[in-house]
The prediction has a mean pLDDT of 84. The part of an RNA shown here (large-subunit ribosomal RNA, domain II) has 686 nucleotides and comes from Clostridium tagluense. Taxonomically the source falls in Clostridium (Bacteria, Bacillati, Eubacteriales, Clostridiaceae).
Context: one part of a larger RNA
RNA sequence: GCCAACGAGUUACGAUAUGUAGCAAGGUUAAGUACUUAAGGUACGGAGCCGAAGGGAAACCAAGUCUGAAUAGGGCGCUAUAGUUGCAUGUCGUAGACCCGAAACCGGGUGACCUAUCCAUGGCCAGGAUGAAGCGGAAGUAAAAUUCCGUGGAGGUCCGAACCACGUUGGUGUUGAAAAACCAUGGGAUGAGCUGUGGAUAGCGGAGAAAUUCCAAUCGAACUCGGAGAUAGCUGGUUCUCCUCGAAAUAGCUUUAGGGCUAGCGUCGAUUAAUUGAGUAAUGGAGGUAGAGCACUGAAUGGGCUAGGGGCUGACAACAGUUACUGAACCCUAUCAAACUCCGAAUGCCAUAUACUUUUAUUUCGGCAGUCAGACUGCGAAUGAUAAGAUCCGUAGUCAAAAGGGAAACAGCCCAGACCAUCAGCUAAGGUCCCAAAGUGUAAGUUAAGUGGAAAAGGAUGUGGGAUUUCUAAGACAACUAGGAUGUUGGCUCAGAAGCAGCCACUCAUUCAAAGAGUGCGUAAUAGCUCACUAGUCAAGAGAUCCUGCGCCGAAGAUGUCCGGGGCUAAAACUUACCACCGAAGCUAUGGGUGUACACUAUGUGUACGCGGUAGAGGAGCUUUCUGUACUGGCUGAAGUCAUACCGUAAGGAGUGGUGGACGGUACAGAAGUGAGAAUGUUGGC
Numbered sequence: 001g002c003c004a005a006c007g008a009g010u011u012a013c014g015a016u017a018u019g020u021a022g023c024a025a026g027g028u029u030a031a032g033u034a035c036u037u038a039a040g041g042u043a044c045g046g047a048g049c050c051g052a053a054g055g056g057a058a059a060c061c062a063a064g065u066c067u068g069a070a071u072a073g074g075g076c077g078c079u080a081u082a083g084u085u086g087c088a089u090g091u092c093g094u095a096g097a098c099c100c101g102a103a104a105c106c107g108g109g110u111g112a113c114c115u116a117u118c119c120a121u122g123g124c125c126a127g128g129a130u131g132a133a134g135c136g137g138a139a140g141u142a143a144a145a146u147u148c149c150g151u152g153g154a155g156g157u158c159c160g161a162a163c164c165a166c167g168u169u170g171g172u173g174u175u176g177a178a179a180a181a182c183c184a185u186g187g188g189a190u191g192a193g194c195u196g197u198g199g200a201u202a203g204c205g206g207a208g209a210a211a212u213u214c215c216a217a218u219c220g221a222a223c224u225c226g227g228a229g230a231u232a233g234c235u236g237g238u239u240c241u242c243c244u245c246g247a248a249a250u251a252g253c254u255u256u257a258g259g260g261c262u263a264g265c266g267u268c269g270a271u272u273a274a275u276u277g278a279g280u281a282a283u284g285g286a287g288g289u290a291g292a293g294c295a296c297u298g299a300a301u302g303g304g305c306u307a308g309g310g311g312c313u314g315a316c317a318a319c320a321g322u323u324a325c326u327g328a329a330c331c332c333u334a335u336c337a338a339a340c341u342c343c344g345a346a347u348g349c350c351a352u353a354u355a356c357u358u359u360u361a362u363u364u365c366g367g368c369a370g371u372c373a374g375a376c377u378g379c380g381a382a383u384g385a386u387a388a389g390a391u392c393c394g395u396a397g398u399c400a401a402a403a404g405g406g407a408a409a410c411a412g413c414c415c416a417g418a419c420c421a422u423c424a425g426c427u428a429a430g431g432u433c434c435c436a437a438a439g440u441g442u443a444a445g446u447u448a449a450g451u452g453g454a455a456a457a458g459g460a461u462g463u464g465g466g467a468u469u470u471c472u473a474a475g476a477c478a479a480c481u482a483g484g485a486u487g488u489u490g491g492c493u494c495a496g497a498a499g500c501a502g503c504c505a506c507u508c509a510u511u512c513a514a515a516g517a518g519u520g521c522g523u524a525a526u527a528g529c530u531c532a533c534u535a536g537u538c539a540a541g542a543g544a545u546c547c548u549g550c551g552c553c554g555a556a557g558a559u560g561u562c563c564g565g566g567g568c569u570a571a572a573a574c575u576u577a578c579c580a581c582c583g584a585a586g587c588u589a590u591g592g593g594u595g596u597a598c599a600c601u602a603u604g605u606g607u608a609c610g611c612g613g614u615a616g617a618g619g620a621g622c623u624u625u626c627u628g629u630a631c632u633g634g635c636u637g638a639a640g641u642c643a644u645a646c647c648g649u650a651a652g653g654a655g656u657g658g659u660g661g662a663c664g665g666u667a668c669a670g671a672a673g674u675g676a677g678a679a680u681g682u683u684g685g686c
Stems, first nucleotide, its partner, number of pairs: 001686006011095013026050003032044004036039001054061002064076004098237002101234001105227006116201009125191001127159003130155001134151006163188002166186001169184004203219001205215003212221001240621006250263005264371002266368005276361001277358005282352004291343001292341002297337003302332003308326002310323005374399007382391002404415003419592004424588003430582003433566003439579001441578006452568001458553002462550010479537005485510003490504003516531001520529002593611008622675001624672010640659005646653002
């Protein structure tokens, strides 16, 4: 891992609701006793309980009573009477109470053959090195001290086997040879040494050269049995079928936040039948949002006017004058506001002896729930950075609990809500060259960028459309030919300044077809080239500005591309208009099933409306084992088992054949150890 078997809402006593049966203003026996055919018994037994009357704390009174001084008022009652005892089912309470699961707590015992410390009594430590004290001798001294030589054999001394196991480092091993080892290397090795045997200390404890270390592979409190099915607002699991309806992820409170209670939303039963509910229109209301505005409160631009303040001047104490300073108020002007409003919508909300649509969707009471982690998308706000697949509200939708078609793939987007069947038809979103169902459709434009098929500020004689305006056959624009002069080198400045470093200007005037006291290049300064401007040649359009459609650049990323791919350019791209077709579990057609309501010729026909579904509520069934009653099958072959093209909407049920070799089945009732795929489930097998 697979297979098989086992494996989870039970039982008792109470409560309550519903159904059903008996009796009914009543209903009912309990313990017990007697009897018998001895079990699903029968009869007696009225103690007791519930109901038929309430009020009061009570005495007590009573259709009333309590409060009260009250005959008042008020509270609870009466005036509309149905209960009770069984049984079944739903749910709750008390019990282990659907099952499995702690870490822990407490009590009684068992452990020191491992290990820690201690006690008693024994044992063990090759060899080598070093050479303390003391002692002897010599030197030395007044005597000592001291020094030298020898002897001696001390030491938690040194090197190093046995021994210890400290395991120091490295390697191997890591489903190991081993639940701590092996190999190499290292540490101690006369000592606080190692070790045999016997004994002592016990868990709220012992021991500890002290590490939360050890106390039998277990230690921040051993093991074992018991309390015990501890408790678990937590996790996991919870076994047959079909039918009808169908949620919530919110509010308030909570030592509450992943739990609960009440309400909200679901379901089932009863009730309510309208001035009910929902919607549309009309009408009438309240309101201060969007917008807008500046009349208030604040913010805030420039100017004017002008108190006050500052500076300066004066025969500056007073005072007067002045000011490129500051500046309240006021006036004009341009603005801003969630906590501003002189104003002010659209929606929404409330209402109506109104009209219409729907037709019970409404109300109330009762049984039973589940839900209290919500997600995304559009719109309106807040928090954040007008960040987030972010957080938090409101509002609508979808998902949750929804399959089908589209978006390549894609809970939350678009279309659309699957009772079943059909090799029938029509459509939605979206599509119609091929992959791939349907147009290489029609008409008119645009795009040249593969834009389409990713992006900004900004940039550009890309290209289409529109508008305004200037010049132009008295010849424009471009090109070419020619001119572009004179006073004058304007004045100043300057080494120089001559159109062209710079400054000034009342930027003049003359001759002209035209020509600036000069648009650039250039020179040290001149010179030189050129432009404006003019004429000629040529010949018909040329220039400027604005708005707008589609494109271009801006544009660097990791497997190969940001059309799903192939591929596409008068399109298979974009814009506009039109026709046709495809396209879903939508709609239609035909047949069938089923729920509710109604009708009827009434136990099955018809009509109408329905039949996606998690938590959950309600309904109807199948199957297993046993019991009762009545039938019935079986050695001419029961159960079981294998095969099989049959029947039923499903759980399931038959038939036939093989095998098997002795027990089964049907109908109606009753009772449950009644249904497995999941629980790191349990046991067995492989």